[in-house]
């Protein structure tokens, strides 16, 4: 330098055009003599950045940034 894949909640990951979800973590409550476990409710992200297409973009297109791998 070229190519493929990835970047979404504190962490690990879903979601691939119609205003984003799970598990764990965290907070409240129930249960328990207490803790743990269990149950329940909640908090938490304008989806790496900037443009474009569209009535509408996390999703499609372009450029860039970061990471992994392959080729040279």
């Nucleotide at each position: 330098g070229g190519g493929u894949c990835g970047g979404u909640a504190g962490c690990u990951c879903a979601g691939g055009g119609g205003u984003a979800g799970a598990g764990c973590a965290c907070g409240g409550g129930a249960c328990u003599u207490u803790u743990a476990a269990u149950c329940u409710c909640g908090c938490g992200g304008c989806c790496g950045a900037g443009g474009g297409u569209u009535c509408g973009a996390u999703c499609c297109c372009c450029u860039c940034c970061c990471g992994a791998c392959c080729c040279a």